[in-house]
RNAcentral holds the sequence, with entries from ENA. Predicted 3D model of a 72-nucleotide RNA (transfer RNA) from Chondrilla aff. nucula CHOND. The source organism's lineage runs through Eukaryota, Opisthokonta, Porifera, Chondrillida and Chondrilla. Rfam family: tRNA. It is annotated as a transfer RNA. Model confidence (mean pLDDT): 80 of 100.

RNA sequence: GCCCCUAUCGUCUAAUGGUUAGGACAUUAGCUUUUCGAGCUUAAGACAGGAGUUAGAUUCUCCUUAGGGGUA
Numbered sequence: 001g002c003c004c005c006u007a008u009c010g011u012c013u014a015a016u017g018g019u020u021a022g023g024a025c026a027u028u029a030g031c032u033u034u035u036c037g038a039g040c041u042u043a044a045g046a047c048a049g050g051a052g053u054u055a056g057a058u059u060c061u062c063c064u065u066a067g068g069g070g071u072a
Base pairs, nucleotide, nucleotide: 001071002070003069004068005067006066007065010025011024012023013022027043029041030040031039048064049063050062051061052060
């Protein structure tokens, strides 16, 4: 240089082009407990950036960025 893959709450992860973007752990608050832990309830928190297609894009296309793999 060329080809391929990946990018979603703090972390991990799900999604058939159709709405409140879901779940687990973690965090906040409350209940319970003599206390801690465990348990129950509750709250906040995310689609890498840009453009395009579409009535509608996390999803499809292109470019960029970042990471990973392959190739001489």